This is a predicted structure of a 1489-nucleotide RNA (small-subunit ribosomal RNA) from a bacterium. The RNAcentral record of the sequence draws on ENA and SILVA. The prediction has a mean pLDDT of 82.
RNA sequence: AUGAGAGUUUGAUCCUGGCUCAGGAUGAACGCUGGCGGCGUGGAUAAGGCAUGCAAGUCGAGAGGGUUUAGACCCUCGGCGAACUGGUUAGUAAUACAUAGGAACGUACCUCAAAGUCAGGGAUAACCCAGAGAAAUCUGGGAUAAUACCUGAUAGUCUCUUCGGAGUAAAGAUUUAUCGCUUUGAGAUCGGCCUAUGUCCUAUCAGCUUGUUGGUGAGGUAAUGGCUCACCAAGGCUAUGACGGGUAGGGGACGUGAGAGCGUGACCCCCAACAUUGGCACUGAGACACUGGCCAAACACCUACGGGUGGCUGCAGUCGAGAAUAUUCGACAAUGCACGAAAGUGUGAUCGAGCGACGCCGCGUGCGGGAUGAAGGCCUUCGGGUUGUAAACCGCUUUUAUAAGGGAAGAAUUUAGAUGACUGUACCUUAUGAAUAAGGAGUUGCUAACUACGUGCCAGCAGCAGCGGUAAUACGUAGACUCCAAGCGUUAUCCGGAUUUAUUGGGCGUAAAGGGUGUGUAGGCGGAUAUAAUAGUCAGGUGUUAAAUCGCAGAGCUCAACUCUGCGGCCGCACUUGAAACGUUAUAUCUAGAAAUAAGUAGAGGUUAGCGGAACUCAUAGUGUAGCAGUGAAAUGCGUUGAUAUUAUGGGGAACACCAAAGGCGAAGGCAGCUAACUGGGCUUUAUUUGACGCUGAGGCACGAAAGCGUGGGUAGCGAAUGGGAUUAGAUACCCCAGUAGUCCACGCCCUAAACGAUGUACACUAAUCAUUGGGAGUUUCGACCCUCUCAGUGUUGUAGCUAACGCGUUAAGUGUACCGCCUGGGAAGUACGAGCGCAAGCUUAAAACUCAAAGGAAUAGACGGGGAUCCGCACAAGCGGUGGAGCAUGUGGUUUAAUUCGACAAUAAGCGAGGAACCUCACCAGGGCUAGACAUUCAGCUGCAUAUCUUUGGAAACAUUGAUAGCCUUCGAGGGUGCUGAACAGGUGUUGCAUGGUUGUCGUCAGCUCGUGCCGUAAGGUGUUCCAUUAAGUUGGGUAACGAGCGCAACCCCUACUGUGUGUUACAAGUGUCACACGGAACUGCCCCGCACUGAGUACAUUUUUUCAAAAAGUGUAUUUUGUGUGGGGAGGAAGGUGGGGAUGACGUCAAAUCAGCAUGGCCCUAGACGCCCUGGGCGACACACGUGCUACAAUGGCCGGUACAACGGGUUGCGAGAUCGCGAGAUCAAGCCAAUCCCUUAAAGCCGGUCCCAGUUCGGAUUGGAGUCUGCAACUCGACUCCAUGAAGUUGGAAUCGCUAGUAAUCCCGCAUCAGCCAUGGCGGGGUGAAUACGUUCCCGGAUCUUGUACUCACCGCCCGUCACACCAAGGGAGCCGGGGAUACCCGAAGGCCCUCCAAUUAGGGGGGACCACGGUAAAAUCGGUAACAAGGGUGAAGUCGUAACAAGGCAUCCGUAGCGGAAGCUGUGGAUGGAUCACCUCCUUU
Repeated sequence: AUGAGAGUUUGAUCCUGGCUCAGGAUGAACGCUGGCGGCGUGGAUAAGGCAUGCAAGUCGAGAGGGUUUAGACCCUCGGCGAACUGGUUAGUAAUACAUAGGAACGUACCUCAAAGUCAGGGAUAACCCAGAGAAAUCUGGGAUAAUACCUGAUAGUCUCUUCGGAGUAAAGAUUUAUCGCUUUGAGAUCGGCCUAUGUCCUAUCAGCUUGUUGGUGAGGUAAUGGCUCACCAAGGCUAUGACGGGUAGGGGACGUGAGAGCGUGACCCCCAACAUUGGCACUGAGACACUGGCCAAACACCUACGGGUGGCUGCAGUCGAGAAUAUUCGACAAUGCACGAAAGUGUGAUCGAGCGACGCCGCGUGCGGGAUGAAGGCCUUCGGGUUGUAAACCGCUUUUAUAAGGGAAGAAUUUAGAUGACUGUACCUUAUGAAUAAGGAGUUGCUAACUACGUGCCAGCAGCAGCGGUAAUACGUAGACUCCAAGCGUUAUCCGGAUUUAUUGGGCGUAAAGGGUGUGUAGGCGGAUAUAAUAGUCAGGUGUUAAAUCGCAGAGCUCAACUCUGCGGCCGCACUUGAAACGUUAUAUCUAGAAAUAAGUAGAGGUUAGCGGAACUCAUAGUGUAGCAGUGAAAUGCGUUGAUAUUAUGGGGAACACCAAAGGCGAAGGCAGCUAACUGGGCUUUAUUUGACGCUGAGGCACGAAAGCGUGGGUAGCGAAUGGGAUUAGAUACCCCAGUAGUCCACGCCCUAAACGAUGUACACUAAUCAUUGGGAGUUUCGACCCUCUCAGUGUUGUAGCUAACGCGUUAAGUGUACCGCCUGGGAAGUACGAGCGCAAGCUUAAAACUCAAAGGAAUAGACGGGGAUCCGCACAAGCGGUGGAGCAUGUGGUUUAAUUCGACAAUAAGCGAGGAACCUCACCAGGGCUAGACAUUCAGCUGCAUAUCUUUGGAAACAUUGAUAGCCUUCGAGGGUGCUGAACAGGUGUUGCAUGGUUGUCGUCAGCUCGUGCCGUAAGGUGUUCCAUUAAGUUGGGUAACGAGCGCAACCCCUACUGUGUGUUACAAGUGUCACACGGAACUGCCCCGCACUGAGUACAUUUUUUCAAAAAGUGUAUUUUGUGUGGGGAGGAAGGUGGGGAUGACGUCAAAUCAGCAUGGCCCUAGACGCCCUGGGCGACACACGUGCUACAAUGGCCGGUACAACGGGUUGCGAGAUCGCGAGAUCAAGCCAAUCCCUUAAAGCCGGUCCCAGUUCGGAUUGGAGUCUGCAACUCGACUCCAUGAAGUUGGAAUCGCUAGUAAUCCCGCAUCAGCCAUGGCGGGGUGAAUACGUUCCCGGAUCUUGUACUCACCGCCCGUCACACCAAGGGAGCCGGGGAUACCCGAAGGCCCUCCAAUUAGGGGGGACCACGGUAAAAUCGGUAACAAGGGUGAAGUCGUAACAAGGCAUCCGUAGCGGAAGCUGUGGAUGGAUCACCUCCUUU
């Protein structure tokens, strides 16, 4: 000094696991924007091509010459330099680099030391002359110098040596200071060589190598060495990864990170390599040489076509390619380098400037006051809010900018003088004036920051989740806000987060992951004691770890960035001195691990051979007759040629009932009749022996179910394929009848399984209980059994602990150790390609592109199941009556129509909204009209105007139009009212019930739905609310980690049945109280008896244990008495009996259920040819048809006629209407009473009595139609009801199917009311009369409730979901071939060059020829990598395509794994295996009592 998380799988939860984000960084690029300065930095791509200029010269104190008046300049010889500096990263995986070492070397210039520097010689360039060529350049002749070259001499500490000796040097200049030269030694510096360690990916690269490995000798080099050659030997490297392939300059360092690490190798520094490509040498101290040479190749340029020239990966610059990277600048002033004695010259090194926000750092774009909170913008609930002290306005300042003035340091030598590219720069002073200076991204969550409008799954956004289908904080715009700021965002890449490769620091029962099993090699790890050594380990010291970077402290630029100084660090390596616990090694010893011997012992362990009985089938023979077999039901099939059945005999193959088990054995696969032989392993006990001999185990080897393959046998049963029959929409299936391979044996292959305990092997430790198998010991016994202890197995429950949970739990999934195998999101895929194995099938090994944001595990709550248990309901059953058939009424669909207005659609629409469609209603259609409106409020202007009555014309009316008469109020203010005009607005049954309120239906009057606190669980959640009884009830009781409570149930309310009291009109004949009204009572959990369950207390008997002589105590069982509680059944009393009957009352919620057309209401839309308003007429009443609900019937339990009896609820003044008269009747006329317990509607009908009809389309039935009427109403044509006469249809009890009802109910009979002028009412709502039958029961259908179980469902089974096919797109593999790259091999060719040989010449030089080596090039065959390709196959993705329904529930045949056959497809079937199968039963075990 030191570590942050978030979003996203689900209805919700925990976990696993991937994806994504927030941070930092960059030689960056792109978009928008852009004031200044400082310091840095800038061709990452095409090591592609380059015009032009410059980038290496210098020395006259080494020489010669030319030009010139001089100064000086130029050419040449010569010396030194040019091997540095600068650039780039192509190649290179080790000839490299880093670190630490080494020995067999070189080193110009520099330093030190020693010695020397003598005498000669011949050439040559420039120059002159001549010539060739377009040019580049070259040739011949002539002259000359040197610190150029050569010879001789001398010589040592030099070299060689056979130790005798032999050989090799020098250069001068000069002012006499000195600078040079030669030789030798030493140093310094720089370099060459060698060694060790470290240094990327790939095994789908496993074997590589012939100068290869070593030796001897020679050559070569500065030097070691196969560096090269000759000969000899046959070595060398490799799983600790050789060889091959791919990629790559290495390091200091840089980025990130808490660190360990991971990534990178720009700028700066060190090293290497390269210089158009390939090869080669020369010169030189140093090169195989960036701006030197030769050759070859490609490219480019010049050319007189003969021939030449060139190499920016130096600095600028240009083209190209690219997302992309600067000036053809200044200066040698400084620093450095080269040369020079020096002055100096040169230097695109360098120092500077220019360009680029490319990066880092700093500064500024003003400061203070200023509310009427101005205007404008935006929003608004219309009140206001916000922008916002922001602006305006007032005062102040001047960093920056501009202008003017002043003005450094960098400058130092070689005495002085002189000398600055940057630069009139930094800096200082003054003046002017807020003056010259703000943007970008974002605002759904992560993630700081929200509103309006536009758009309407469109346009678009998006890092992930995701947003957008008419109210978008997610798109676009505006306003507001947030974050950064001369920048801000985006893209790309790296690290982090990611403990998501886990050394620090992960895992493998079910999430991805234990190899099918063993044996064993290498390797890893390893018991006890002692001694010694010490390459591991630990400690000290020394050297090194370049500088820069980094940390700390300080200093200099106004600060900072930047720079400088000091200290530290650089975690490494080497050497050295010590220590000896651990590890290792060596030696010696031990017995606890391991093994062996001896004695026992259990066993479906293995192999081979033999034997046995039951069953089956076949054959033969007998008996016997019509069926058998098979299924849900059938059929195919077998059978009168005699089946099935039955008896006897014989043949055959396969498998071994009972014992049998939770059992046994084996490494696993696996193993089962009996006997024998051979053979492996285990366990126990005791003694003895060896003495760590052990554990694990990559490769290797062996074994390895079933299916399958080969050869040869065998074949009873079963039975893929196949044939037939069924089922079905189909049925390549499930079911049935047959049936081949196979199943069996021998030999040989295959090598995979859900090869599973989905749990690697070995060892140690850590509670118990029970059961069982094998052995031993103890106790006891005559001997056993039982019991106790113990070793080895096999199981159950369970503590601690572990686990995401489920669960595991001494047989660990606990706690540790050792070793091996394996995993790193899903899909593509265990696939492709390659390789190995196989006869084949195929197995083993094993990817990527592409695609998705999940895939997954466990558990939770629901829902669902052609899962289970329990219970309820007119749910079924038992009954009664209907519907479905007929005619009619009514509603709906459909069709039709100008319109047939609209809504409601399983249950939960359809005699529903509508409890009254002729006009109106009215929303629809046709036509005619109106426009501030038929209706509301306000404002402004005008107005003797409202209003009423009558009236003209047109017209269907509305409306338009004409005339007349009457005629305002008032507080005296043009105040109120009215009309006209204008403006705000009205109006809309237009749209959205998926924007809403309110209301309603339904599950369902079903018994449920929840909460507080506590407890349990990591959590979702559970408990309570489950359980046992009981109830109509989550009703009540008991029990209980729950205790309580709420909404529901029940009760409270109303009607009714009984009764008391009071009041009594209009009831009653009266008195009264039948009757009416009002207020009370009564029933409840009360009383009695019995049964059952629980509970408490006794009595008697029997029995067991303890202790005992008995007794006593404890426990168990049986019988019995009784207390309490709950519940069921019965009884009494009572008008009523077990909530008496009925009503009202509808929990949390479900169905985006219904309604914008009842009403209200947000948004949207129409508004003058209106979607508004008025009117006339039409329509809602149509009619081939289909459905729903009803009425009337089909008749005799009836119809008709006559007589006769008994209600209740209600209604009435625009009304009910007695009575009388008229009419056949509907009704009419006159009219009493009644605002009602008074009068009226109002005769109730079925019933009863009597008569008639006599079983028929009728004296049933009444539709339809004709005629005549009545009533309502402006008006009955479309389109009313009723009456009379006549007519007299279908229909003779209704197929499949289906509805209601459990008692005053069904059935049946009338009566009343609302709406209403009238009525299409057979509807709806009420009232009373008569008045049944049946319920054994809960198997089944439907609905519901509770518990439980499975689930891949949660939009919740109307769910989810699989595969083929068709279409579109995408990537990858195969593919006849075609094209290309890099590498290697063999052969051919063989430039330059050095080496060797040789010839000419022979003098130093030079020339010719040959040989091996060798670059480029060519030919051939193969291998390898890539591109492309007709075509075919698989994969992925895609909106609502087609066919089926495979999986998830027992998914309707349980599913899945391996294998084989078959089939449009999912798939089906055979065979072996797993449970990761539901349900029921049995067995066993466990827990509790």